[in-house]
RNA sequence: GCCCCCGUGGAGUAGCGGCCUAACUCACCAGCUUUUCACGCUGUAGAUCACGGGUUCGAAUCCCGUCGGGGGUA
Numbered sequence: 001g002c003c004c005c006c007g008u009g010g011a012g013u014a015g016c017g018g019c020c021u022a023a024c025u026c027a028c029c030a031g032c033u034u035u036u037c038a039c040g041c042u043g044u045a046g047a048u049c050a051c052g053g054g055u056u057c058g059a060a061u062c063c064c065g066u067c068g069g070g071g072g073u074a
Base pairs, nucleotide, nucleotide: 001073002072003071004070005069006068007067010026011025012024013023018057029043030042031041032040050066051065052064053063054062
């Protein structure tokens, strides 16, 4: 240089054009329980989906470019 994969709350993932102003687990915070902590239960907050543009009535999802990460290749 070329090819392939990935980028979604603090962390790990789901999503495969409309039921998604985005779900699950853990973590954080508050409450209940406990003499206290832990465990357990309940509830709240937190991501406009790496960035920009395009297609579409409608995009996290499809297309193009850029950036970042990983792998392959002489």
Transfer RNA from a marine sediment metagenome, 74 nucleotides, folded computationally. Its Rfam family is "tRNA". Gene Ontology term of the family: triplet codon-amino acid adaptor activity. The sequence is in RNAcentral, with records from MGnify. Its mean pLDDT, the model's own confidence on a scale to 100, is 81.